[in-house]
Context: one part of a larger RNA
Molecule: large-subunit ribosomal RNA, domain I
Organism: Evansella sp. AB-P1
RNA sequence: GGCGUACGGUGAAUGCCUUGGCACUAGGAGCCGAAGAAGGACGGGACGAACACCGAUAUGCCUCGGGGAGCUGUAAGUAAGCAUUGAUCCGAGGAUUUCCGAAUGGGGGAACCCACCAUCCGUAAUGGGAUGGUAUCCAUACCUGAAUCAAUAGGGUAUGAGAAGGCAGACCUGGGGAACUGAAACAUCUUAGUACCCAGAGGAAGAGAAAGAAAAUUCGAUUUCCUGAGUAGCGGCGAGCGAAACGGAAAGAGCCCAAACCAAGAGGCUUGCCUCUUGGGGUUGUAGGACACUCCAUACGGAGUUACAAAGAAACAGCGUAGACGAAGCGAUCUGGAAAGGUCCGCGAUACAAGGUAACAGCCCUGUAGUCGAAACGUUGUUUCCUCCGGAGUGUAUCCUGAGUAGGGCGGGACACGUGAAACCCCGUCUGAAGCUGGGAGGACCAUCUCCCAAGGCUAAAUACUACCUAGUGACCGAUAGUGAACCAGUACCGUGAGGGAAAGGUGAAAAGCACCCCGGGAGGGGAGUGAAAGAGAUCCUGAAACCGUAUGCCU
Numbered sequence: 001g002g003c004g005u006a007c008g009g010u011g012a013a014u015g016c017c018u019u020g021g022c023a024c025u026a027g028g029a030g031c032c033g034a035a036g037a038a039g040g041a042c043g044g045g046a047c048g049a050a051c052a053c054c055g056a057u058a059u060g061c062c063u064c065g066g067g068g069a070g071c072u073g074u075a076a077g078u079a080a081g082c083a084u085u086g087a088u089c090c091g092a093g094g095a096u097u098u099c100c101g102a103a104u105g106g107g108g109g110a111a112c113c114c115a116c117c118a119u120c121c122g123u124a125a126u127g128g129g130a131u132g133g134u135a136u137c138c139a140u141a142c143c144u145g146a147a148u149c150a151a152u153a154g155g156g157u158a159u160g161a162g163a164a165g166g167c168a169g170a171c172c173u174g175g176g177g178a179a180c181u182g183a184a185a186c187a188u189c190u191u192a193g194u195a196c197c198c199a200g201a202g203g204a205a206g207a208g209a210a211a212g213a214a215a216a217u218u219c220g221a222u223u224u225c226c227u228g229a230g231u232a233g234c235g236g237c238g239a240g241c242g243a244a245a246c247g248g249a250a251a252g253a254g255c256c257c258a259a260a261c262c263a264a265g266a267g268g269c270u271u272g273c274c275u276c277u278u279g280g281g282g283u284u285g286u287a288g289g290a291c292a293c294u295c296c297a298u299a300c301g302g303a304g305u306u307a308c309a310a311a312g313a314a315a316c317a318g319c320g321u322a323g324a325c326g327a328a329g330c331g332a333u334c335u336g337g338a339a340a341g342g343u344c345c346g347c348g349a350u351a352c353a354a355g356g357u358a359a360c361a362g363c364c365c366u367g368u369a370g371u372c373g374a375a376a377c378g379u380u381g382u383u384u385c386c387u388c389c390g391g392a393g394u395g396u397a398u399c400c401u402g403a404g405u406a407g408g409g410c411g412g413g414a415c416a417c418g419u420g421a422a423a424c425c426c427c428g429u430c431u432g433a434a435g436c437u438g439g440g441a442g443g444a445c446c447a448u449c450u451c452c453c454a455a456g457g458c459u460a461a462a463u464a465c466u467a468c469c470u471a472g473u474g475a476c477c478g479a480u481a482g483u484g485a486a487c488c489a490g491u492a493c494c495g496u497g498a499g500g501g502a503a504a505g506g507u508g509a510a511a512a513g514c515a516c517c518c519c520g521g522g523a524g525g526g527g528a529g530u531g532a533a534a535g536a537g538a539u540c541c542u543g544a545a546a547c548c549g550u551a552u553g554c555c556u
Stems, first nucleotide, its partner, number of pairs: 001555009015541001016506002020477002022474007029466002031166002039100003042055003046078002050074002052059001061094006070082003105114003115134007136163002138160007171202001172200005182189001186236001212219002223250004233241002254458003257402001261280009285436001287401004291395006301389004312385010323372003329345001331344004346363002348352001354366003407431007417443001438453005493500002513540001516527004
């Protein structure tokens, strides 16, 4: 020195565990904000920093409920206190809520600086202090007011829970809008109207009561699912893209204006018309309405707070936001440090879900099944009060029925549909009807036939999503996994910045966390003691391997 053996050190794998995650289910809730949000800064405790909680009334204040013996958070310790005259704690409703932040008196390098006005305090006076107000835009009302006579623009004041800003990295609608990629290259095409940006809204949004779908004895708003169907089609007919109706389900709900005409008021002038406002009227396609006429009729009726008109109030009931009661072995014995384990003997069960307790507990504790429970607030429903309300027919002379609209040319977009035979729909531009004997559609176009009534508007449910709350589930993970984060993590740290972004869990049943003695300057160690165990002694369960030693056998 090598190979092996034994005993150690280091090291952290593995095993076991779980406070944390992940994915879902059901129900709720789905917004907050100038009455100052979200998010922060700085403060508040007897005692340093931090987290949590709170705001100069600061570890808390008030009221009403629950609860019933301890309490002053994490978090030990000491101090000083509180509490059956009911504390701490839990729930409901209030009060307070510094400064920044849309930040809004002006400024500003956020958490700072400096004002003005009104009313007060204070000073001999100045300085100083307190409370409230003072941004912009919009709407309404009023006062003013140029060029320019009237007027208007502009200016000002008051009022307004008006707007702004945040977010749940979700869902929705709209305005913009890629490329990598695929086509085995690439340009039309595809990726894809995706990603991304912007605007806006709601608990859903959007759509929606046929100028529809269709072609039979037709149906009868919209939305979503299944099917139709990878079909019909589109397509350098390549890659690929890709319907609709019918049928079956979920859900179900229909309405209001404009106009004609009438009335009132106001204005204008050409003085008998026009315009405007308000009210009545009226709302559709086998046309309807106005208009004229006729009939029935007021209510012992009908409807209603999400559309269809619109404010509510009360009572009761259900549910939610704290809770309460809640069965049955302090059984015997064995092992053990410890019984919930073994053996033996009982008992409960509308409760053998689960968690804890010194090993595995129906009967030890918390609970569970079941049964009760709200002063206050919220929510849902019912009833009452309340609020609102005429309907039908006949006639067809006249009037009305959404105009720079429909349609057309040109250029685009969107429709599954790439210009194609390309309808239907939507934009830009140039044009431009008919008007009920009217008009549109049925995939060029024409005829016949059929269906429908555009150019105004509102509308619940079935559908999409889950930051949040409650209850639960898992052939999901178990600390290099599962969230980046089980631990004071979006932290430490890196970066000028946008941004990037960790590592790190486990003594023991209980701190019983080693009094005391010895060596040592200390660290550390040896005794002693605790404990079942200290080879569980603080990065402390288990404790593999690499690696490093000590001793020794064999070989050299």